[in-house]
RNA sequence: AGACGUUGCAACGUCUCAAAAUAGCCCUUUAGGUUGCAAGCGUGGGACGGUAGCAAGCCGCCCCGGUAGGG
Numbered sequence: 001a002g003a004c005g006u007u008g009c010a011a012c013g014u015c016u017c018a019a020a021a022u023a024g025c026c027c028u029u030u031a032g033g034u035u036g037c038a039a040g041c042g043u044g045g046g047a048c049g050g051u052a053g054c055a056a057g058c059c060g061c062c063c064c065g066g067u068a069g070g071g
Stems, first nucleotide, its partner, number of pairs: 001016005006039006025071004033041001044064003048060004
């Protein structure tokens, strides 16, 4: 300097051309991904439609909601 931990900014951390991770204060918790704000990507619930002999699975779209507690 750049890349990465869903996206933007910031923080924390890691790596060195790659996109991972046992790191990201500790413990527990959650399907919910490191943290804050915002988002609503993923993840969760419901409805409708398509594919499918029924069902399951998969796809599209709409609505709701967007881990939490303590130190």
RNAcentral holds the sequence, with entries from ZWD. The RNA shown here (Pistol ribozyme) has 71 nucleotides. It matches the Rfam family "Pistol ribozyme". Gene Ontology term of the family: catalytic activity. The literature on the family includes a 2015 paper in Nat Chem Biol by Weinberg et al., "New classes of self-cleaving ribozymes revealed by comparative genomics analysis".